This is a predicted structure of an 85-nucleotide RNA (c-di-GMP-I riboswitch aptamer) from a Pseudomonadota bacterium. Lineage of the source: Bacteria > Pseudomonadati > Pseudomonadota. The sequence was found by an Rfam model in a public genome assembly. Model confidence (mean pLDDT): 83 of 100.
[in-house]
RNA sequence: CAAAUCAAAUGGCAAACCCGUCGAAAGCCGGGGGCGCAAAGCUGCGGGGCUAAGGAGGAAACUCUAUGCCAGCCGGGCCGCCGGG
Numbered sequence: 001c002a003a004a005u006c007a008a009a010u011g012g013c014a015a016a017c018c019c020g021u022c023g024a025a026a027g028c029c030g031g032g033g034g035c036g037c038a039a040a041g042c043u044g045c046g047g048g049g050c051u052a053a054g055g056a057g058g059a060a061a062c063u064c065u066a067u068g069c070c071a072g073c074c075g076g077g078c079c080g081c082c083g084g085g
Stems, first nucleotide, its partner, number of pairs: 012037002017032004022027001035072001041078003045075003048070003054065004
């Protein structure tokens, strides 16, 4: 340096829920919280999922639709801490 990897330590992240900001919503962000996580770090590239403002259809109820989201749904890509060998 490359590949694979059991245990330990020091630390890290933070689900539900509550409060606040933004948003049509999904959801994001901040604080509390702690279910879990060895990539629960980054990335919408493939699949999947959520929402449906606007648009389309409809007499209406409602249906369809992402240009909005989810990386803590599964893959792919990128990057990386500690220790042992």